[in-house]
This is a predicted structure of a 526-nucleotide part of an RNA (small-subunit ribosomal RNA, 5' domain) from an uncultured bacterium. The coordinates come from a structure-prediction model, not an experiment, and the mean pLDDT is 81.

Context: one part of a larger RNA
RNA sequence: GGACGAACGCUGGCGGCGUGCCUAACACAUGCAAGUCCGGGAGAACGGGGUAGCAAUAUCCCUAGUAAACCGGCGAACGGGUGAGUAACGCGUAGGUAACCUACCUUGUGAACGGGGAUAACUCCGGGAAACCGGGGCUAAUACCCGAUGCUGUCCGACUGCAGCAUUGCAGUUUGAUGAAAGAUCCCAAAAGGAUGUCGCAAGAUGGGCCUGCGUCCCAUUAGAUAGUUGGCGGGAUAACAGCCCACCAAGUCAACGAUGGGUAGCUGGUCUGAGAGGACGACCAGUCACACUGGAACUGAGACACGGUCCAGACUUCUACGGAAGGCAGCAGUGAGGAAUAUUGCUCAAUGGGCGAAAGCCUGAAGCAGCGACGCCGCGUGAAGGAUGAAAUUCUUUUAGAAUGUAAACUUCUUUUGCAGGGGAAGAAUGUGGCGCUUUAGCGCCAUUGACGGUACCCUGCGAAUAAGCACCGGCCAACUACGUGCCAGCAGCCGCGGUAAUACCUAGGGUGCAAGCGUUGUCC
Numbered sequence: 001g002g003a004c005g006a007a008c009g010c011u012g013g014c015g016g017c018g019u020g021c022c023u024a025a026c027a028c029a030u031g032c033a034a035g036u037c038c039g040g041g042a043g044a045a046c047g048g049g050g051u052a053g054c055a056a057u058a059u060c061c062c063u064a065g066u067a068a069a070c071c072g073g074c075g076a077a078c079g080g081g082u083g084a085g086u087a088a089c090g091c092g093u094a095g096g097u098a099a100c101c102u103a104c105c106u107u108g109u110g111a112a113c114g115g116g117g118a119u120a121a122c123u124c125c126g127g128g129a130a131a132c133c134g135g136g137g138c139u140a141a142u143a144c145c146c147g148a149u150g151c152u153g154u155c156c157g158a159c160u161g162c163a164g165c166a167u168u169g170c171a172g173u174u175u176g177a178u179g180a181a182a183g184a185u186c187c188c189a190a191a192a193g194g195a196u197g198u199c200g201c202a203a204g205a206u207g208g209g210c211c212u213g214c215g216u217c218c219c220a221u222u223a224g225a226u227a228g229u230u231g232g233c234g235g236g237a238u239a240a241c242a243g244c245c246c247a248c249c250a251a252g253u254c255a256a257c258g259a260u261g262g263g264u265a266g267c268u269g270g271u272c273u274g275a276g277a278g279g280a281c282g283a284c285c286a287g288u289c290a291c292a293c294u295g296g297a298a299c300u301g302a303g304a305c306a307c308g309g310u311c312c313a314g315a316c317u318u319c320u321a322c323g324g325a326a327g328g329c330a331g332c333a334g335u336g337a338g339g340a341a342u343a344u345u346g347c348u349c350a351a352u353g354g355g356c357g358a359a360a361g362c363c364u365g366a367a368g369c370a371g372c373g374a375c376g377c378c379g380c381g382u383g384a385a386g387g388a389u390g391a392a393a394u395u396c397u398u399u400u401a402g403a404a405u406g407u408a409a410a411c412u413u414c415u416u417u418u419g420c421a422g423g424g425g426a427a428g429a430a431u432g433u434g435g436c437g438c439u440u441u442a443g444c445g446c447c448a449u450u451g452a453c454g455g456u457a458c459c460c461u462g463c464g465a466a467u468a469a470g471c472a473c474c475g476g477c478c479a480a481c482u483a484c485g486u487g488c489c490a491g492c493a494g495c496c497g498c499g500g501u502a503a504u505a506c507c508u509a510g511g512g513u514g515c516a517a518g519c520g521u522u523g524u525c526c
Stems, first nucleotide, its partner, number of pairs: 001526004006522005013380006019373002021338001026336003030333003035074003039071002046065001047063004051058002081291003090216008100208002105204007113147004122137006153178003157174007184196004217263003224254003229251004234246003266288004270281004293314005316327004344370001346369003352366001353364004383414004395404001397402001419463006428453001432449008470515005475496003481510003485506001491498002
């Protein structure tokens, strides 16, 4: 000098864009953060209308108007948070997989036939303070089961050909085995049929698993470490290779090119600094890994060993009728605590993106916005021009002549950014949504409609210099000097050093210098 997720002191007009618990991965009141579809239940209950009745009400008929449960499908493994752990194939980079998986999506191809038994919600009974639990009964399905068919296929075996270092790959032939389902919605319609959806298979795309080379902080006042340890054979397990696991056999394997142990730490793109080489760092944004009260485990599923799922154990908190139960903000706000220190219990799904749905649409603390903080960067303003016989006044100084403050003010003329008031007023939104029409099944045209931010940005008009300057420093380094006070006191100080009676170094004032809505101080890095 530069930099900062900064803090502290004094001061503070506006806007834009960013950014904001670095400490206790401490504990959390309250609300919200993951639902959706409607095939079934089911046109059942409820609601509405009708009928009977004086009425309470009852019964039957019509009516798709509908909330919460429930069965079922998809999602909930994404998105969001944090950095505890991890020195590791964790990350980065370059490869491999002849050892693998992949729901939704795309393409291709085929199918949609015949049967069956349950069960939840519900109802009845019982237990319990509650959480909830047990038993009897009823019922459906795109839930479940059986059978048939089954293209392209898949699997096991056999055979043939080609390739390969290989126990392997590719292609072909063949016996056997194996694998589907729902007319649910809509259109046309007499039916057949068509679109969406559904199911089987293959390929692709996407995402992931596994493996390998190289790189990846400090300590030798850590020198030896290792028995599933290193390898083999056989088996098990897995989507898949492998001591991943197991039986047997061999005795290996790693290590001063630093094993093992200890400390510290998420890694990277990058960020800061520097002429560079380097050094330091890893907030925000992006990629990746790990974690979800602590420890352990599996279930479901295409995918988890699962933040807002389950089970077990533990600590803590809450409820309890003492028998038992409930909970997990390192999601968004918010609270307490800790701390030098870090924000609103806000608005909206309008846009972008995500989940579900055929769609309308619903959900979305992702996101878009607004609020708070000079925390940072950038921009603007706090007026402009004129105005001296240089005595307006004040203040300060003085050798008492004067000098400084100082064109500064007053005064004259002008402007109106900002401000206040009034008026107008967006883009972000059409490729969305609805309707109609036309070709045609996907587009085109027309019309209508959809904005949280927001009556915001922006524009116009009016008013009036009106609403707006501080902070640090002035001995040298280092730009800027005098006076009073003080008297080695009080104090200053980054270093050298100032202060003991004329202190340009303390305190105050006048003046000056430097930056400026900031200026200084402290801390950290280069």